About this RNA
The RNA shown here (c-di-GMP-I riboswitch aptamer) has 89 nucleotides and comes from a soil metagenome.

[in-house]
RNA sequence: GAAAAUAGCAAACCCGUUGAAAAACGGGGACGCAAAGCCAAUGGAUCUAAAGCCACGCAAAAUGUGGCCACGAUAGCCAGGUUGCCGAA
Numbered sequence: 001g002a003a004a005a006u007a008g009c010a011a012a013c014c015c016g017u018u019g020a021a022a023a024a025c026g027g028g029g030a031c032g033c034a035a036a037g038c039c040a041a042u043g044g045a046u047c048u049a050a051a052g053c054c055a056c057g058c059a060a061a062a063u064g065u066g067g068c069c070a071c072g073a074u075a076g077c078c079a080g081g082u083u084g085c086c087g088a089a
Stems, first nucleotide, its partner, number of pairs: 001086001008033002013028006031076001037082003042079003045074003052068005
């Protein structure tokens, strides 16, 4: 980050599996990506809320409803770190 070239990755969606969920993995499939390679123990941001806590409810409970909450998730959210292909200005 211009021109090409060799390559690469794989959004949405569909099927299967795991999970409480977010989501992840495998197969198909390509919206796109100069790092759409890696790091979630680099800093933010976002998503979910099983367990836990609080409130309501109930004679007392259970089921239930609402709120808080990450140690769960997103690197294809941003910045950062790190490794890498080509080689004009």
Its mean pLDDT, the model's own confidence on a scale to 100, is 86.